[in-house]
RNA sequence: UGCCGAUAAAGCCAAACUCCAAGCAAUUGGAGGGCGGAAAACCACGGGUCCCAAGUCAUUGGGAUAGCCGAGUUGCCGAA
Numbered sequence: 001u002g003c004c005g006a007u008a009a010a011g012c013c014a015a016a017c018u019c020c021a022a023g024c025a026a027u028u029g030g031a032g033g034g035c036g037g038a039a040a041a042c043c044a045c046g047g048g049u050c051c052c053a054a055g056u057c058a059u060u061g062g063g064a065u066a067g068c069c070g071a072g073u074u075g076c077c078g079a080a
Stems, first nucleotide, its partner, number of pairs: 004078002012037002017032006035067001041073002045070003048065007
């Protein structure tokens, strides 16, 4: 340095659910909460899923999801 990932250490993130707010919606932000996570950090590039609108029902346009998978970028710790 790379692979790898402990019932290691130190921190970090935060599912369901509840409350408040934004949005037509998917969903998002904040507070509580803690199922989990070594990329559960960033990024909608490819695929998937979901929402809205149009439609000649072939599809097209716009949006959401990174905690669905892959690509790309960055990154903590160090036993075997």
Predicted 3D model of an 80-nucleotide RNA (c-di-GMP-I riboswitch aptamer) from a Deltaproteobacteria bacterium. It was read from a public genome assembly, where an Rfam model found it.